This is a predicted structure of a 94-nucleotide RNA (Glycine riboswitch aptamer) from a marine eukaryotic metagenome. Of the family's consensus pairs, 90% are formed in the model. RNAcentral holds the sequence, with entries from MGnify. Rfam family: Glycine riboswitch aptamer. Its family is annotated with glycine biosynthetic process in the Gene Ontology. About the family: This family represents the bacterial glycine riboswitch.

């Protein structure tokens, strides 16, 4: 450095359109049928979080010069029920 377990914060399940195809639910009765929600999912908007990842100040290490340097600060980017992700800690293996 990588692998596998195990722990592992914050912040809107928000509004608005669209919703062909999935999905869900009713009709009709067999067909390439038809409404309807509007759940994924797209598109926009406003608020908000900081622990992927990127920047930025520098205490400090070094101390010539090169560099190295947060959990601080920004929010590009990524996030804002549950699920996944997730810095970082912990074990065992390479």
């Nucleotide at each position: 450095c990588c692998c596998g377990c195990g722990g592992g914060a914050g912040a809107g399940a928000c509004c608005g359109g669209c919703g062909a195809u999935g999905c869900g639910g009713c009709c009709c009765g067999u067909a390439u049928g038809g409404c309807c929600g509007g759940c994924a999912g797209c598109c926009g908007g406003c608020g908000c979080c900081g622990a992927a990842g990127g920047a930025g100040c520098a205490a400090c290490c070094g101390c010539c010069c090169c560099g190295g340097a947060a959990a601080c600060u920004c929010u590009c980017a990524g996030g804002c029920a549950c699920c996944c992700g997730g810095a970082c800690c912990g074990c065992g293996g390479g």
Model confidence (mean pLDDT): 77 of 100.